A computed fold for a 365-nucleotide RNA from Pseudoalteromonas sp. SWXJZ94C, annotated as Bacterial RNase P class A. Of the family's consensus pairs, 94% are formed in the model. Its Rfam family is "Bacterial RNase P class A". Rfam links the family to the GO terms dimeric ribonuclease P complex, tRNA processing and ribonuclease P activity. The family's RNA type in Rfam is ribozyme. Lineage of the source: Bacteria > Pseudomonadati > Pseudomonadota > Alteromonadales > Pseudoalteromonas. The coordinates come from a structure-prediction model, not an experiment, and the mean pLDDT is 75. RNAcentral holds the sequence, with entries from ENA.
RNA sequence: GAGUCAGCCAAGAUGAUCGCUGCCUGUGACGAAAAUGAUCAGGGGGAGGAAAGUCCGGGCUCCAUAGGGCAGAGUGCCAGCUAACGGCUGGGGGGCGUGAGCCCACGACAAGUGCAGCAGAGAGGAGACCGCCAAUCUUCUGAUUGGUAAGGGUGAAAGGGUGCGGUAAGAGCGCACCGGGCCGCUAGUAAUAGUCGGUUGCAAGGUAAACUCCACUCGGAGCAAGACCAAAUAGGGUUCCUUAUGGCGUGGCCCACGUUGGAACCGGGUAGGUUGCUUGAGCCAUAGAGCGAUUUAUGGCCUAGACGAAUGAUUAUCACUUUCUUCGGAAAGGACAAAACCCGGCUUAUACGGCUGACUCACUC
Numbered sequence: 001g002a003g004u005c006a007g008c009c010a011a012g013a014u015g016a017u018c019g020c021u022g023c024c025u026g027u028g029a030c031g032a033a034a035a036u037g038a039u040c041a042g043g044g045g046g047a048g049g050a051a052a053g054u055c056c057g058g059g060c061u062c063c064a065u066a067g068g069g070c071a072g073a074g075u076g077c078c079a080g081c082u083a084a085c086g087g088c089u090g091g092g093g094g095g096c097g098u099g100a101g102c103c104c105a106c107g108a109c110a111a112g113u114g115c116a117g118c119a120g121a122g123a124g125g126a127g128a129c130c131g132c133c134a135a136u137c138u139u140c141u142g143a144u145u146g147g148u149a150a151g152g153g154u155g156a157a158a159g160g161g162u163g164c165g166g167u168a169a170g171a172g173c174g175c176a177c178c179g180g181g182c183c184g185c186u187a188g189u190a191a192u193a194g195u196c197g198g199u200u201g202c203a204a205g206g207u208a209a210a211c212u213c214c215a216c217u218c219g220g221a222g223c224a225a226g227a228c229c230a231a232a233u234a235g236g237g238u239u240c241c242u243u244a245u246g247g248c249g250u251g252g253c254c255c256a257c258g259u260u261g262g263a264a265c266c267g268g269g270u271a272g273g274u275u276g277c278u279u280g281a282g283c284c285a286u287a288g289a290g291c292g293a294u295u296u297a298u299g300g301c302c303u304a305g306a307c308g309a310a311u312g313a314u315u316a317u318c319a320c321u322u323u324c325u326u327c328g329g330a331a332a333g334g335a336c337a338a339a340a341c342c343c344g345g346c347u348u349a350u351a352c353g354g355c356u357g358a359c360u361c362a363c364u365c
Stems, first nucleotide, its partner, number of pairs: 001361009012318007020046002023043004048336001052347002055345005060222004072218005077091005092106001093104004107213002112211002114207002129152002131148007160178006179202001180200005185194003226275004236266006246260005282301008320333005
């Protein structure tokens, strides 16, 4: 210098003018007064790193619940962290990369069932197309029968690999080495590892984000949860009064059915209002423990609470980027997206920028 990898920061700054919102202080409309606090003025607050997707986990609330099981859903190497998790940290194993580093649902197919296009003889405790070997026949080149699985061929995949022996030809048939299984030993909390010891000719191929089996976890609904107050010329109940063998409606009429006055009290509850509501697993700083996730102590801070849903607009200067330039300057641009009970994660989107550490290659000293 070029190309990469990992982690993090910020989300333009400072004013001016005009607004919006809820809080505090003052004012105090209406009202007899009290209460409520209209209006106006002033003050100090007012979106995010993801507020998003609503994919996980928890708090909180109501309902259900003796205990257990079935069904269903989820998770799946080990240890730790945490309120909890499918998250995070550290470690093991496997894969990719020269490397920094990145990726992996990573239990069981030897319980059972299923599935596998094409090719191929054969896709499973399998199989013989070519080949090799033996016997028989023979028109002398093959045919038939048997043995075999070393070689060829098919395929993503064909029942360990290499070599020697062995054999009619072959074959873990035998042996050596490599690899694998099982038992032990050693190291480690464990997953697991080992130029360790013994044993076993080596076994039933693949697939479980296929059914399934094994282990573990999970009750349901959600702030439109829930709690409180509570209109009506809406509707219900009880009692009393009035009267009702009534009136009205259906109907030709009877019967029948429905409906119809006033007062007091009662609870339910719609509209509406209040609450839940933001002080919380909170944030910042310092110190301690731990490799780390995280945690402990001390001190400081209060940082939106709206509901037809505020948090904005214009403008000045400066900063940034791009373009033009007579180098004086001029013009244009600024993402993703926006609280709605609150937290912890994950995932996805993101303009112009900034910082730290690490790696590879080339060159110079």